[in-house]
RNA sequence: CCUUCGUUUCGGGGUCGGGUGGAAGUCCCGACCGGUGGUCGGUGAGGCAUGACGCCAGUCGCGCCUCACCAGCCCACGACCCGCUGCCGUCUCCGCGGUCGCGGUGGAUCCCCUGGCAGGGAGCCGACGGUCACAGUCCGGAUGGGAGAAGCGAGGC
Numbered sequence: 001c002c003u004u005c006g007u008u009u010c011g012g013g014g015u016c017g018g019g020u021g022g023a024a025g026u027c028c029c030g031a032c033c034g035g036u037g038g039u040c041g042g043u044g045a046g047g048c049a050u051g052a053c054g055c056c057a058g059u060c061g062c063g064c065c066u067c068a069c070c071a072g073c074c075c076a077c078g079a080c081c082c083g084c085u086g087c088c089g090u091c092u093c094c095g096c097g098g099u100c101g102c103g104g105u106g107g108a109u110c111c112c113c114u115g116g117c118a119g120g121g122a123g124c125c126g127a128c129g130g131u132c133a134c135a136g137u138c139c140g141g142a143u144g145g146g147a148g149a150a151g152c153g154a155g156g157c
Base pairs, nucleotide, nucleotide: 001156002155004154005153006152007151008150009149010148016030017029018028019027031137032136033126034125035077036076037075038074041070042069043068044067045066046065047064048063050061051060052059053058072124073123081104082103083102084101086099087098088097089096090095109122110121111120112119128140129139130138
């Protein structure tokens, strides 16, 4: 350096104040929240290479690479949901449950300024089930799953 194998840990936030009402954390007014990888350009750090100046130390400039900072609504991913083949379990069968893979679905942005994903402003989005009244924030599946992240060991170069 490779990610070939194994392994450990981590990996989602937010209802605060008031109004109406018999009843709303669900409606109304204000408020609060934003998973993962990437992407412009700038800044900072390190490395490589190179030119100039210089006795040396070093300074300045150019090019490349790596890392860090910067998007809920730009690109993609994950979750939920639906379907299909196979496999496993239950079962007399039907059916049901689980799982690998595949497919489908999967929300929302403009303006000004600027070098910019930064700044200013005005907007918008947010699964499914439940709940005496309609949920991004309450309860639940979930002490779950997962995009991925950080390390350790072995192996190869």